[in-house]
Context: one part of a larger RNA
């Protein structure tokens, strides 16, 4: 390569926009490029095949047909695909009228709690552990009531709830923004689906510069514990945790499960909206299960089930996400990504 595959066995980009490209509703006319039938023209001989023939036979030699799956050229056929014209609402998107939400962004602000200061009461222990000691404390701790500062996070409400594209998002207000759903059917009329590249956004940690720094807490220092003890425990305790701008671009970044679209028995529970109400229709999240998949567990209208479009990616194990190279970072160090030996 053909083929099969990617939830756990190798594999789904961390996520989104979107270009280039593939794909691509429903009806009509027309074109005749694909396509598909015929013609003719070429497709050197020689080889291969088939059949007859010559050397005694083969080999080999000859003659004749097939083939030469192909390209031209031409008249044709129109159902699929292009193309052009034109129409059309079921896709898609727009308007209208709601309602819900930790969905971003800035700015304000609240109480609880720990800490540390100031004072008041109070006296000798506190803490802290399996026990214990570092350690605090008569220069008055620890408890305790009062004021005060500063930073960090938001108890209860809370839910298998909800909201985002992922990452993520929880106190109250304000303001400014983003998406989705419902309900009219009122607009436009295929305007769509995917997306190499490319571009945005990306937990923690770590980075650069200024701030901040209560609490916690890698490193460090001390106490224990043990044979040791560079740990589990305890007492301290920097950077980090937070803010602001700027890099970094990785995670079991997980549903270990791309994305879009139709289609396929049901049960029971949620979220929003409509429906006076139920009944029921759309959405949104969940359990369990029917046919089917599935090695098997287990998936089962939120498919791993029927199928069709795109992309991405797998190819035995260890060498190894290493080496070189390129590229990107300030560094750390990302991204691409082997090989020899080896079983």
């Nucleotide at each position: 390569u053909u083929g099969g595959g990617c939830g756990u066995a190798a594999a789904g980009c961390g996520a989104a926009u979107g270009u280039a490209g593939g794909c691509u509703g429903u009806c009509u006319a027309u074109u005749a490029a694909g396509u598909c039938a015929g013609u003719g023209g070429u497709g050197a001989a020689a080889u291969c095949c088939c059949u007859c023939g010559g050397c005694u036979c083969a080999a080999c030699c000859g003659a004749g047909g097939a083939a030469u799956u192909g390209c031209c050229u031409u008249u044709g056929a129109u159902a699929c695909u292009g193309g052009u014209a034109g129409a059309c609402u079921a896709g898609a998107g727009g308007a209208c009228a709601g309602g819900a939400g930790a969905g971003g962004a800035a700015a304000g602000u609240g109480g609880a709690a720990u800490u540390u200061c100031c004072g008041g009461u109070g006296u000798a222990g506190c803490g802290g552990u399996g026990g214990a000691a570092u350690g605090c404390g008569u220069a008055g701790a620890u408890a305790u009531c009062g004021g005060a500062a500063g930073g960090a996070a938001c108890a209860c409400c809370a839910g298998a709830g909800g909201c985002g594209a992922a990452g993520g998002c929880g106190g109250c207000u304000u303001u400014c923004u983003g998406g989705a759903c419902u309900g009219u059917a009122c607009c436009u009329g295929a305007c769509g689906c995917u997306g190499a590249g490319a571009u945005u956004c990306g937990a923690a940690a770590g980075c650069u510069a200024g701030g901040g720094g209560a609490g916690c807490g890698a490193a460090c220092g001390g106490g224990a514990u043990u044979a040791g003890a560079u740990a589990c425990c305890c007492u301290g305790g920097u950077a980090g945790u937070c803010c602001u701008a700027g890099c970094c671009g990785u995670a079991a970044a997980c549903g270990a499960u791309g994305g879009a679209u139709a289609c396929u028995g049901g049960a029971u529970u949620u979220u929003g909206c409509a429906g006076u109400a139920a009944a029921u229709g759309c959405u949104u999240a969940g359990u369990c299960g029917a046919a089917g998949c599935u090695a098997a567990c287990g998936c089962g209208u939120u498919a791993a089930g029927u199928a069709u479009c795109c992309c991405g990616c797998c190819u035995g194990g260890g060498g190894a996400g290493u080496a070189c190279g390129g590229u990107c970072g300030c560094a750390a160090g990302g991204c691409u990504g082997a090989a020899a030996c080896u079983c």
Predicted 3D model of a 343-nucleotide part of an RNA (small-subunit ribosomal RNA, central domain) from a metagenome. Its Rfam family is "Bacterial small subunit ribosomal RNA". RNAcentral holds the full RNA, with entries from SILVA.